The prediction has a mean pLDDT of 76. A computed fold for a 362-nucleotide RNA from a Gammaproteobacteria bacterium, annotated as Bacterial RNase P class A. The sequence is in RNAcentral, with records from ENA. A source record names the gene rnpB. NCBI's taxonomy places the organism under Bacteria, Pseudomonadati, Pseudomonadota, Gammaproteobacteria.

RNA sequence: GGAGUUGGCCAGGCAAUCGCUCUGUACACUAGUGCAGGGAGGAAAGUCCGGGCUCCACAGGGCAGGGUGCCAGGUAACGCCUGGGAGGCGCGAGCCUACGGAAAGUGCCACAGAAAAUAUACCGCCAGCCUUGGCUGGUAAGGGUGAAAUGGUGCGGUAAGAGCGCACCGCGUGUCUGGCAACAGGCAUGGCAGGGUAAACCCCACUCGGAGCAAGACCAAAUAGGGGAACGUUAUGUGCUGUCCGCACUGUUCCCGGGUAGGUUGCUUGAGGUGUGCGGCGACGCACAUCCCAGAUGAAUGAUUGUCACGGGUCGGCUUGCCGGCCCGAUACAGAACCCGGCUUACCGGCCGACUCCCACU
Numbered sequence: 001g002g003a004g005u006u007g008g009c010c011a012g013g014c015a016a017u018c019g020c021u022c023u024g025u026a027c028a029c030u031a032g033u034g035c036a037g038g039g040a041g042g043a044a045a046g047u048c049c050g051g052g053c054u055c056c057a058c059a060g061g062g063c064a065g066g067g068u069g070c071c072a073g074g075u076a077a078c079g080c081c082u083g084g085g086a087g088g089c090g091c092g093a094g095c096c097u098a099c100g101g102a103a104a105g106u107g108c109c110a111c112a113g114a115a116a117a118u119a120u121a122c123c124g125c126c127a128g129c130c131u132u133g134g135c136u137g138g139u140a141a142g143g144g145u146g147a148a149a150u151g152g153u154g155c156g157g158u159a160a161g162a163g164c165g166c167a168c169c170g171c172g173u174g175u176c177u178g179g180c181a182a183c184a185g186g187c188a189u190g191g192c193a194g195g196g197u198a199a200a201c202c203c204c205a206c207u208c209g210g211a212g213c214a215a216g217a218c219c220a221a222a223u224a225g226g227g228g229a230a231c232g233u234u235a236u237g238u239g240c241u242g243u244c245c246g247c248a249c250u251g252u253u254c255c256c257g258g259g260u261a262g263g264u265u266g267c268u269u270g271a272g273g274u275g276u277g278c279g280g281c282g283a284c285g286c287a288c289a290u291c292c293c294a295g296a297u298g299a300a301u302g303a304u305u306g307u308c309a310c311g312g313g314u315c316g317g318c319u320u321g322c323c324g325g326c327c328c329g330a331u332a333c334a335g336a337a338c339c340c341g342g343c344u345u346a347c348c349g350g351c352c353g354a355c356u357c358c359c360a361c362u
Base pairs, nucleotide, nucleotide: 001358002357003356004355005354006353007352008351009350010349012308013307014306015305016304017303018302020039021038022037023036024035025034026033027032041333045344046343048342049341050340051339052338053212054211055210056209065208066207067206068205069204070084071083072082073081074080085099086097087096088095089094100203101202105201106200107197108196109195122143123142124139125138126137127136128135129134130133151169152168153167154166155165156164170192171190172189173188174187175186176185177184178183216265217264218263219262226256227255228254229253230252231251237249238248239247240246272291273290274289275288276287277286278285279284310329311328312327313326314325315324316323317322318321
């Protein structure tokens, strides 16, 4: 100098003018005005997980159903995070992984191929018999098919071959050592247990009640309707097909409670922020000090101008890679709605730390 890996932070600053919302206070008085103070995010987003909070349900246990799935730790909890193991990728820093069980059972494995799993042999190789090509038997080393073919390599052995025998590697079993564990290593032993698939059913272990702030609580109008008391028991009208009788309803005043519109509350002090110290590899925890930091409800948190910051072009100066003038351009993704912890996705541009590889020079 170039190429990369990884952890974190910021994501426009300042000033002026005009506005919006909340709180306090003073004046006014139900309209507001003055003053002081607060006013979006790293994702407020998707609403995908986990919790707090609220209401409902609930003796205990089982079945069904859902979720999670190497080990240990962190946490209020998690499918999150940290550390570690195993496997894969990369020269490396580092990154990725639904990573329990296929000798419990069932299912599936297109095409090709002899055969896709209680088995089996197309070519080939070898032996025998007939003779120029077949038949019978042996074999699974070689070829061929396929995503995948019954441990791999080598030597011996054999008619040709084969874990048939042996060595090494792999695998199973037993045991020892290290580790909390996942697991790793050593030793002994078994010729090999008999393909893959569990984001197929299933088995095993752990775990899970439902609905959500439009939860829930309180106040409570008009109109309509419900209940009760008093007055009246007459009159009008309606129904019981027409008429008569009879019955029922319909009236006025007062009181009571429920619900709707609307309003208040829940509402923001919280697993809270910042700083220091201590413990821990770390996630994180503990102690002390300090701070109060949005609560809107058709939904506020904005707009304009100037200037600085960034990039490009051009001109000038000269100390030749810096300074200055002018012009142009860009400033993203995105907007709280009960509150937290995560994950995922979106994002102009910039800053800081740690590390790796390559090239050159000393």
Annotation:
Its Rfam family is "Bacterial RNase P class A". The family's RNA type in Rfam is ribozyme.